About this RNA
Transfer RNA from Candidatus Blackburnbacteria bacterium RIFCSPHIGHO2_01_FULL_43_15b, 71 nucleotides, folded computationally. The RNAcentral record of the sequence draws on ENA. Taxonomically the source falls in Candidatus Blackburniibacteriota (Bacteria, Bacteria candidate phyla). Model confidence (mean pLDDT): 81 of 100.
Order: sequence, then C1' cells, then structure tokens
RNA sequence: GCCUCCUUAGCUUAGUGGUGAAGCAGGGGUUUUGUAAACCUCAGUCGUGAGUUCGAUUCUCACAGGAGGCU
Repeated sequence: GCCUCCUUAGCUUAGUGGUGAAGCAGGGGUUUUGUAAACCUCAGUCGUGAGUUCGAUUCUCACAGGAGGCU
C1' cells in the first nucleotide's frame, strides 16, 4: 500500500427497512433480627458525518477505532 470483517447499555451479546432486547452489573422496594439468596420495579444504549427512503440499528458512501490476511 491492497483486500476482508467488526463497532448496539458499564460488560457479554441478540436484533435482515416500521415500538431497540436479554443476561450480568447499577438504583429503589418486598422478604429477614441482620447479611446473602429469591422476587418485584426503575434508569441506562445503535462509533461519527452525509446520502437513499414516507420511514434507517438495518441499505450506500466517507471518516475514526479495532481484528485478520496478502505484499
């Protein structure tokens, strides 16, 4: 230098154009003499910018970061 792939909540991951989800973690509550566990509940998110579209996490392009391969 070229090619391919990845980027979604604090972490690990789902989600093939129409309401963004789960587990763990976090806050509050119930229970207990107390703690843990269990149960209920709450908050929290689509890397950045543009484009296509009535509508984009999803499709396209560029950029940024990361992984792998070739030279």